[in-house]
RNA sequence: CUCCGAAACGGCAAACCCGGCGAAAGCCGGGGACGCAAAGCCAUGGGUCUACCGCCGCCUUAGCGGCCACGAUCGCCAGGCUGCCGAAG
Numbered sequence: 001c002u003c004c005g006a007a008a009c010g011g012c013a014a015a016c017c018c019g020g021c022g023a024a025a026g027c028c029g030g031g032g033a034c035g036c037a038a039a040g041c042c043a044u045g046g047g048u049c050u051a052c053c054g055c056c057g058c059c060u061u062a063g064c065g066g067c068c069a070c071g072a073u074c075g076c077c078a079g080g081c082u083g084c085c086g087a088a089g
Stems, first nucleotide, its partner, number of pairs: 003089001004086002011036002016031006034075001040081003044078003047073003054067005
């Protein structure tokens, strides 16, 4: 130094609740901890979720169904960038 992950200083924070934003997925703040050694950052590839708008169909003036990412997710996987500590091996 790398793999690796014992201990410690610390860090983050799922579900759920409250407030706010959003059409929704979801996000932000507070509370709260299921977990996490990158649960730090980047939507680049794949996956998943959503569908206001748009397109198509039905219907007929008010709706319904289907499709669609430019939206969301890095706490789904891969990839990239960065990073604390130092037992055993």
The RNA shown here (c-di-GMP-I-GGC riboswitch aptamer) has 89 nucleotides and comes from an uncultured Anaerolineales bacterium. The sequence was found by an Rfam model in a public genome assembly.